[in-house]
């Protein structure tokens, strides 16, 4: 070079045209406890890599481009 997979929150993932983007840890409040850690209830945190196309409408589809892994001459 050239082929494949893949990027959605701080980490880790679900959603493959139609909602207010899911859910786990972490976080930040409360409840419990002498206290902590566990348990329990809430909250916050995403312009879904970047651009532009196609649709009444895209995190999903289509082109580029950029990155990460994997394969090949």
């Nucleotide at each position: 070079g050239c082929c494949g997979a893949g990027c959605u929150a701080g980490c880790g993932u679900a959603g493959u045209g139609g909602a207010u983007a899911u859910c786990g840890c972490a976080g930040c409040c409360g409840c419990c406890u002498c206290c902590u850690a566990a348990g329990c209830g809430g909250c916050a945190g995403g312009u879904c890599g970047c651009g532009g196309g196609u649709u009444c409408g895209a995190a999903u589809c289509c082109c580029g481009c950029g990155c990460u892994c994997g394969g090949u001459u």
Molecule: transfer RNA
Organism: Coemansia javaensis